[in-house]
Predicted 3D model of a 346-nucleotide part of an RNA (small-subunit ribosomal RNA, central domain) from a metagenome. The full RNA is in RNAcentral, with records from SILVA. The prediction has a mean pLDDT of 87.
Context: one part of a larger RNA
C1' cells in the first nucleotide's frame, strides 16, 4: 500500500459546534465536462509477445505482425455523476399549543447533624479496640437541658426513575437562559449528513491570587501491632476539602461499542405526551430497562438502544518488550500535557 479490522484479542478521538473537504430526497428541461461509441492523429526504435527466416541447434541475430491498455483532435449518444433554469414535499427547519423533567447560571430562605462557645444541673469516668495505650478529665470532662455563633452537605421521598452533547446534575423557593417531546400540516422548499485543521466545554487531584476553615483528611506526630511495620487499627493533625478570578486538559473520561440514515420477529416491564371531560383497556409518538427468536460472533454474547443487513463521512490498529520512553517542536507559572522514533532483544 492492498486488504483485513476496531465490545473483551492491537485499535473509537473524552464531548460538542463548525471551516475546506467527500457525500447527499422527487420531478421536467437543456447542456455535454465525467462516461460511452465511431474517426483521424500521435504512441521513436529497440525490448516483450507472435509468426516465418539465418549461423549444424540453441543463445542470439534478421523480416512481418499484434501491442503500446495512453494522450491530443473531431464527430455523435445521453441512462447515471456533474452544471444551469423550473417545480414538488416524504427529509431539515420554522410557527402555534400543550404539558413534563436532580438540565445551566445566581439571589433568598430552611431543618437535622456536626463542632465550637455561654449558663444550668450533675460526679468519676470519658474516649477508643481483637484486646489495649497514646488522647480527654476533680482548673469537674462524657452523657443531660436551655442559649448563640460557624462552615459544609441536603435524611425520608429514591426506582435497571428523570434531564443533559460528554463531564455531569438531587432540600424548598424566586428570576434569567437552554434543549428534547407531543399535536396541528399552517409556513420555507434540500436550506440536508459527516467532518482534517479550527474554536468551545471537559470529574478529581493539582498550580496562582484573595477569603473561609464545621467535617473529613495526603504529608507529619505520638500510640498500638509485628521477627521489623516508613504500612493496615487508634488519637491528633497541616495542605486540600468550600467560594471567587485565573491556569490546568488529564481519568477503567467506560456502553471498554464514533455519528447520521434505511430495513429486519416475538414477549414483558416502566417515564413523559396525543384524542372527547376523567379513569381503564387497547391505539399512537418519543425515551428508558429486561428476557428469547433469525441472523450475527473464537466464544462470552449482541439481538429494532445491533455486536443483524446496508449506504456516507470522520478517527484509529498492524507481534511482544524497549516505550507512551527519548530527541525536536508547540502549549504550561510549575507540575506536566500533545506530537511520537530508533538501536538493540525475544
Nucleotide at each position: 500500500u492492498u486488504g483485513g479490522g476496531u465490545u473483551u484479542a492491537a485499535a473509537g478521538g473524552g464531548u460538542g459546534c463548525g471551516u475546506a473537504g467527500g457525500c447527499g430526497g422527487u420531478u421536467a428541461a437543456u447542456u455535454a465536462a465525467g462516461u460511452c461509441a465511431g474517426u483521424g492523429g500521435u504512441g521513436a526504435a529497440a525490448u516483450c509477445c507472435u509468426g516465418c527466416a539465418g549461423c549444424u541447434c540453441a543463445a542470439c541475430u534478421g523480416c512481418g505482425g499484434a501491442a503500446c491498455u495512453g494522450c491530443c483532435a473531431u464527430u455523435g449518444a445521453u441512462a447515471c455523476u456533474g452544471g444551469u433554469u423550473g417545480a414538488c414535499u416524504a427529509g431539515a427547519g420554522u410557527a402555534u399549543g400543550c404539558g413534563u423533567g436532580a438540565a445551566g447560571u445566581u439571589g433568598g430562605c430552611g431543618g437535622a447533624a456536626u463542632g465550637c462557645g455561654a449558663c444550668a444541673a450533675g460526679u468519676a469516668g470519658c474516649g477508643g479496640u481483637g484486646a489495649a495505650a497514646u488522647g480527654c478529665a476533680u482548673a469537674g470532662a462524657u452523657a443531660u437541658g436551655u442559649c448563640g455563633c460557624a462552615g459544609a452537605a441536603c435524611c425520608c421521598c429514591a426506582a435497571u426513575u428523570g434531564c443533559g452533547a460528554a463531564g455531569g446534575c438531587a432540600g424548598c423557593u424566586g428570576a434569567c437562559u437552554a434543549a428534547a417531546g407531543c399535536a396541528u400540516a399552517a409556513c420555507u422548499g434540500a436550506c440536508g449528513c459527516u467532518g482534517a485543521u479550527g474554536c468551545a466545554c471537559g470529574a478529581a487531584a493539582g498550580c496562582g491570587u484573595g477569603g473561609g476553615u464545621a467535617u473529613c483528611g495526603a504529608a507529619c506526630a505520638g500510640g498500638a501491632u509485628u521477627a521489623g511495620a516508613u504500612a493496615c487499627c487508634c488519637u491528633g493533625g497541616u495542605a486540600g476539602u468550600c467560594c471567587a478570578c485565573g491556569c490546568u486538559g488529564u481519568a477503567a473520561a467506560c456502553g471498554a461499542u464514533g455519528a447520521u440514515a434505511a430495513c429486519u420477529g416475538g414477549u414483558u416491564g416502566u417515564g413523559c405526551g396525543c384524542g372527547a371531560u376523567a379513569c381503564a383497556c387497547a391505539g399512537u409518538g418519543c425515551g428508558c430497562g429486561a428476557c428469547u427468536g433469525a441472523g450475527g460472533g473464537a466464544a462470552a454474547c449482541c439481538a429494532u438502544u445491533a455486536a443483524g443487513u446496508u449506504a456516507u463521512c470522520c478517527a484509529c490498529c498492524u507481534g511482544g518488550g524497549g516505550a507512551g520512553u527519548a530527541c525536536g517542536u508547540u502549549c504550561g507559572c510549575a507540575a506536566g500535557a500533545a506530537u511520537g522514533a530508533a538501536a538493540c532483544u525475544c